[in-house]
Context: one part of a larger RNA
């Protein structure tokens, strides 16, 4: 893993609140009599028949007050004992789960230390002290060879560790193998007997170890320990259907009580929606206030400087207070000031709104709008207010809780819509008229930039010949003056003028050392008709770089792309139509998604008690089953097998319905 047993709101006792029942005041308790759970007795009690005030005490009133005042709370409505339903409170109290905490106990056969008795350490190496003999010395020291055999000495087996890296890792093993490693006369290894015990012991000290179990063993017990915490909770239909706010909270993933829900109830308080009538100070605007703030014009006052011995007179392209003129900004400015919204009156329509009993809920989520934070960042936080999901299926957005349209009782091989679409996938127009786009833009983006292109407007030149081209001219005083080495139209500076002309700048750029040379402004010819400049505007262009090709859903598309008009068709569980079913209402007719929960109405499962039919001419139980009947849980029949019980109506009582709990027991 599957299969199949089992497996969770119970029970007792006291309130609350509804239902039914008995009495009308109700009603007994412990206990006594009885064969009895029958009945009988047993008023002690207990509720209700008066309240009100801390009381005292007063009473249909009374407390509060000086009060015949006002107010508060009472009189004017019957309750009481049982049962059954729910919910509360006490219990383990729906059920399954801890880690701990205490108490008595077992435990040192592992494992720590320690005592008491025994045992083990191949072989080789090194050569302390002492000792002897020489050398030496006054003597001593001392120095050589020798013996000597010391010692947490050195190499290495046994033995006793455990440093590396492989395997291994449902291992061969719950700590090993293999190759290499450390100690090996010592604080050495080790045999066998004893000692120390749980807040306790032992520990060359790791919080190690203490029977594969140690920051406090084990075993039993209090003990079903408590669990604001996770999991899980078993048959059916039918009617309602939340919230994820708000205040407090050692509170924040939990309660409390409010808010939302249901169910019951008297009975019009409740909504909408129009109209009237109300306070506002938001928006959006204004600048009268408060503050910011740009420009003129005045210019108090200062600062610079001139004249005076000083008093002080003067300038003056500075800064500038107050005043005006213009023009801006404000959550914490407001002369004014909407639309919503909020408060009330009247109307019409609807039908709720009080109260009482009782639930879940108090992680929310996204969107559009109005605001805080943030960075006018987040699928970001945080409020407000509306949707929607949540607890909503159905069409559209290729797929896609929260966008769009739409709210699903059940049948229909019937129609007609919405969003959104009509070329093929793919249902339905290759639709119709007018443009536009060339960029595959449509079918991802700025700033900026560009003789792409359509649409308007304004202006200017033009058959007396514009624009563009092309032939020609573009001259003289002059080298204009200063400056300079030089400056001659063209380094710089100033001035920027006459003349001849059809026209021609003391010169628009290139050049040059300075000249020369080119070319333009500007005028004729040629040709022949439109040629420029500005400014709004649709549509595109470019800017435009990421990781496997992959941002029209795909083919493909010049429309099947935009843009404006029309008209026709597809398209949903919307709406119709037909025909059912169930609530709600007299009917007309309305209604019928639904988590979390709430009500109701059944079906089966054990078992009892009345009644009453089956059964060896086949009882339960299993298997089969295009058959009946029910909306459904389920419920009859028939064949086979089976081989002895058993089923129905009406009541009653429950160990009463399995798919989940790393659920528990078999079984494969």
């Nucleotide at each position: 893993g599957c299969c199949g047993g089992c497996g969770a709101c119970u029970u007792a006792c006291a309130g609350g609140u509804a239902g039914u029942g008995g009495c009308a005041g109700g009603u007994u308790a412990a206990g006594u009599g009885g064969a009895a759970a029958a009945c009988a007795c047993g008023a002690a009690g207990c509720c209700a028949a008066a309240g009100g005030g801390a009381a005292a005490c007063c009473g249909a009133g009374u407390c509060u007050g000086a009060a015949g005042a006002g107010g508060g709370c009472g009189u004017g409505u019957a309750g009481u004992c049982a049962c059954u339903a729910u919910u509360u409170g006490u219990a383990g109290a729906c059920c399954c789960g801890a880690a701990c905490c205490c108490g008595a106990g077992u435990g040192a056969u592992c494992u720590a230390a320690c005592c008491a008795u025994g045992u083990c350490c191949a072989g080789g190496a090194u050569g302390a002290a002492g000792c002897u003999u020489c050398a030496g010395u006054a003597a001593c020291a001392u120095g050589a060879a020798g013996u000597g055999g010391a010692g947490g000495u050195c190499c290495g087996a046994a033995c006793c560790g455990a440093c590396u890296a492989a395997u291994g890792u449902u291992g061969a093993a719950a700590a090993a193998u293999u190759a290499g490693c450390g100690g090996a006369u010592g604080a050495g290894g080790u045999g066998u007997g004893g000692u120390u015990a749980g807040g306790g012991g032992u520990g060359a000290a790791a919080u190690g170890c203490c029977a594969a179990u140690c920051g406090a063993a084990c075993u039993c017990g209090g003990a079903g320990c408590u669990a604001g915490c996770u999991g899980g909770u078993u048959c059916u239909c039918c009617c309602c259907g939340a919230a994820a706010u708000g205040u407090g909270u050692u509170u924040a993933g939990g309660c409390a009580c409010a808010g939302c829900g249901g169910u019951g109830u008297a009975g019009a308080a409740g909504g909408u929606u129009a109209a009237u009538g109300g306070g506002g100070g938001u928006a959006a605007a204004g600048c009268a206030c408060u503050g910011u703030u740009u420009c003129g014009u005045u210019g108090c006052g200062g600062g610079c400087u001139g004249g005076g011995a000083g008093a002080c007179c003067g300038g003056u392209a500075c800064c500038a207070a107050g005043a005006u003129g213009a023009g801006a900004c404000a959550a914490a400015c407001u002369c004014a000031g909407a639309a919503u919204a909020c408060c009330a009156u009247u109307a019409a329509c609807u039908a709720u709104a009080g109260c009482a009993c009782u639930a879940g809920u108090a992680a929310g989520a996204c969107g559009g709008u109005g605001g805080g934070g943030g960075a006018u960042a987040a699928g970001c936080u945080u409020c407000a207010u509306c949707g929607u999901c949540a607890a909503g299926a159905g069409g559209g957005a290729a797929a896609c809780a929260g966008c769009c349209c739409a709210g699903a009782c059940c049948a229909u091989c019937a129609g007609c819509u919405a969003a959104g679409g009509u070329c093929c996938c793919c249902a339905a127009g290759u639709a119709u008229a007018a443009a536009c786009u060339a960029a595959g833009u449509g079918a991802u983006a700025a700033a900026g930039g560009a003789g792409g292109u359509g649409g308007g407007a304004a202006u200017g030149c033009u058959c007396a010949g514009a624009c563009a081209a092309c032939c020609a001219g573009g001259a003289g005083g002059u080298u204009u003056g200063c400056c300079u080495a030089g400056a001659a139209g063209c380094a710089g500076c100033a001035a920027u003028c006459c003349u001849u002309g059809a026209a021609a700048g003391a010169g628009u750029g290139c050049g040059u050392a300075a000249u020369a040379g080119c070319u333009c402004a500007c005028u004729g010819g040629u040709c022949a008709a439109g040629c420029g400049u500005u400014c709004c505007u649709g549509c595109g262009c470019c800017g435009a770089a990421a990781a496997u090709g992959a941002a029209c859903g795909g083919g493909g598309c010049u429309a099947a792309g935009u843009u404006u008009a029309u008209c026709a068709c597809c398209g949903a569980a919307g709406c119709u139509a037909u025909g059912g079913a169930c609530a709600g209402g007299a009917a007309a007719c309305u209604g019928u998604g639904g988590u979390a929960g709430g009500g109701g109405a059944g079906c089966g499962u054990u078992c009892u008690a009345u009644a009453u039919a089956g059964g060896g001419a086949g009882a339960a139980g299993c298997a089969u089953u295009a058959g009946c009947g029910g909306u459904g849980a389920g419920c009859a029949g028939a064949u086979g097998u089976g081989g002895a019980c058993a089923g129905u109506a009406u009541a009653g009582a429950a160990g009463u319905g399995a798919g989940a709990a790393u659920g528990u027991c078999g079984g494969c």
Background
The prediction has a mean pLDDT of 84. A computed fold for a 668-nucleotide part of an RNA from Geminobacterium atlanticum LEGE 07459, annotated as large-subunit ribosomal RNA, domain II. It matches the Rfam family "Bacterial large subunit ribosomal RNA". Its family is annotated with ribosome and structural constituent of ribosome in the Gene Ontology. NCBI's taxonomy places the organism under Bacteria, Cyanobacteriota, Cyanophyceae, Geminocystaceae, Geminobacterium atlanticum.